[in-house]
Small-subunit ribosomal RNA, 5' domain from an uncultured prokaryote, 530 nucleotides, folded computationally.
Context: one part of a larger RNA
RNA sequence: GUGAACGCUGGCGGCACGCUUAACACAUGCAAGUCGAACGGCAGCAUAACCUAGCUUGCUAGGUUGAUGGCGAGUGGCGGACGGGUGAGUAAUACGUAGGAAUCUACCUUAGUGAUGGGGAUAACUCGGGGAAACUCGAGCUAAUACCGCAUAAUUUCUGAGGAUUAAAGCUGGGGACCAUUUAUAGGGUGUUGCACUAGGAUGAGCCUACGUCGGAUUAGCUAGUUGGUGGGGUAAAGGCCUACCAAGGCUACGAUCCGUAGCUGGUUUGAGAGGAUGAUCAGCCACACUGGGACUGAGACACGGCCCAGACUCCUACGGGAGGCAGCAGUGGGGAAUAUUGGACAAUGGGGGAAACCCUGAUCCAGCGAUGCCGCGUGUGUGAAGAAGGCCUUAGGGUUGUAAAGCACUUUCAGUAGGGAGGAAAAGUAAGUAGUUAAUAACUGCUUACCCUGACGUUACCUACAGAAGAAGCACCGGCUAACUCCGUGCCAGCAGCCGCGGUAAUACGGAGGGUGCGAGCGUUAAUC
Numbered sequence: 001g002u003g004a005a006c007g008c009u010g011g012c013g014g015c016a017c018g019c020u021u022a023a024c025a026c027a028u029g030c031a032a033g034u035c036g037a038a039c040g041g042c043a044g045c046a047u048a049a050c051c052u053a054g055c056u057u058g059c060u061a062g063g064u065u066g067a068u069g070g071c072g073a074g075u076g077g078c079g080g081a082c083g084g085g086u087g088a089g090u091a092a093u094a095c096g097u098a099g100g101a102a103u104c105u106a107c108c109u110u111a112g113u114g115a116u117g118g119g120g121a122u123a124a125c126u127c128g129g130g131g132a133a134a135c136u137c138g139a140g141c142u143a144a145u146a147c148c149g150c151a152u153a154a155u156u157u158c159u160g161a162g163g164a165u166u167a168a169a170g171c172u173g174g175g176g177a178c179c180a181u182u183u184a185u186a187g188g189g190u191g192u193u194g195c196a197c198u199a200g201g202a203u204g205a206g207c208c209u210a211c212g213u214c215g216g217a218u219u220a221g222c223u224a225g226u227u228g229g230u231g232g233g234g235u236a237a238a239g240g241c242c243u244a245c246c247a248a249g250g251c252u253a254c255g256a257u258c259c260g261u262a263g264c265u266g267g268u269u270u271g272a273g274a275g276g277a278u279g280a281u282c283a284g285c286c287a288c289a290c291u292g293g294g295a296c297u298g299a300g301a302c303a304c305g306g307c308c309c310a311g312a313c314u315c316c317u318a319c320g321g322g323a324g325g326c327a328g329c330a331g332u333g334g335g336g337a338a339u340a341u342u343g344g345a346c347a348a349u350g351g352g353g354g355a356a357a358c359c360c361u362g363a364u365c366c367a368g369c370g371a372u373g374c375c376g377c378g379u380g381u382g383u384g385a386a387g388a389a390g391g392c393c394u395u396a397g398g399g400u401u402g403u404a405a406a407g408c409a410c411u412u413u414c415a416g417u418a419g420g421g422a423g424g425a426a427a428a429g430u431a432a433g434u435a436g437u438u439a440a441u442a443a444c445u446g447c448u449u450a451c452c453c454u455g456a457c458g459u460u461a462c463c464u465a466c467a468g469a470a471g472a473a474g475c476a477c478c479g480g481c482u483a484a485c486u487c488c489g490u491g492c493c494a495g496c497a498g499c500c501g502c503g504g505u506a507a508u509a510c511g512g513a514g515g516g517u518g519c520g521a522g523c524g525u526u527a528a529u530c
Base pairs, nucleotide, nucleotide: 002527004526005525006524007523008522011377012376013375014374015373016372017370018369019335024333025332026331028330029329030328033078034077035076038075039074041071042070045069046068047067048065049064050063051062052061053060054059055058085288086287087286095212096211097210098209099208100207103205104204108201109200110199111198112197113196114195118148119147125140126139127138128137129136130135157164158163170193172191173190214260215259216258221251222250223249226248227247228246229245230244231243232242233241263285264284265283266282267278268277269276270275290311291310292309293308294307313324314323315322316321341367343366344365345364349363350361351360352359353358380410381409382408383407390401391400392399393398414471416466417465418464419463420462424457429451430450431449432448433447434446435445436444474519475518476517477516478515479500480499481498485514486513487512488511489510495502496501
């Protein structure tokens, strides 16, 4: 000094920490959604209008209209590559430090340019069929920021240098004017946001090089895409990364190859330092996601809560066939000396989606359990000699426990009861003013002011009052090392012990008692390490 465990004991609080073993198997719930301001719609809820019936004549019940607020399922977009877990593998495709050139980068940001005009489908839905289920097939209808052509081409790529080739998408808020009309719609300007291309930035990522990085020589030779070249392919990108041909190289006693062990680092711990040991929590990087393999989509994955195949295991089955993956948070069984709640909230911080309101978030913030650790506080204070009683010892006089107790006088921390009560909250929203934009005093954006509202923790921290010493001390040791001694019991027995050693009839060493010493809500033991 410990992520500790065990034994005895245990009052309170703050801050941390809590499966080191079976990367063993997992019941149950939750952990990634969101957008109606992309789309067709409308199952359900609410509102409105209309119709019908009953009548308490303004209510109830039923129906119609996507008309409005919204919205299940669906198409589409963005996000599910972050965040969270674990350390199995990996001794170098890793990590650390310092460099490098042949690359990509969604969202964000700077600047510029463009956004023409069309088309065919398809889910949802309806109808029909198959299946126990999971699910699936056929026919018909429809929309888009889904999909595909066309135009344009700065740019990209190819080139025989003429040329060829390569893009897009809209949606919404408010305003005024005009036309037609039954409501209401089309067009134009403007604002916000989005789309496409190009050149930068930022961020993130891929690649290469040098040096450093455990043990074994009772592992001495290893290597055939192996080492290099040329042509070709492939990649975002250099490259035997892959392939055909050619050459025969490349590594190694400065330890190759093989075997064993191991995630690496900042750090942590010890030490005067040098060094040693270690890599929990926190932070950076890497690897993995039942085991093995594979690709798809995408800016990014060869993807923990996506897909396909194989395998082991578990579950459902109508035996034809299907479903699953906690090394996410809780929790269960098992293993183990041993490690917690199937809790609360999105109030804060951060993340995803959204124009926003907001929704989601077992990230996170909190609470619960555990003396697991560190730190702080308390378990009273003063006075009190008849040196009480009792205990123990005794040379029987006394000594000691011991101001200790009792008694008297006080105090009330903490715990308890009652009351008060910050901060963590700033935003957002509404209204007004002002600046920008604009034809505009509208809308939108920025700033200022006012109002309103938002707290899981929480019966918060803190403060006040009340009552009463009231509710709160143990553990180990006392032969030497090592602070602390006597009596009784036992009699080489029972036992102690870290080392030396103690015990065979006067044991300061065993067991008990009295007394003492040390530490103290802890104390001792064990384990491993410096």
The prediction has a mean pLDDT of 81.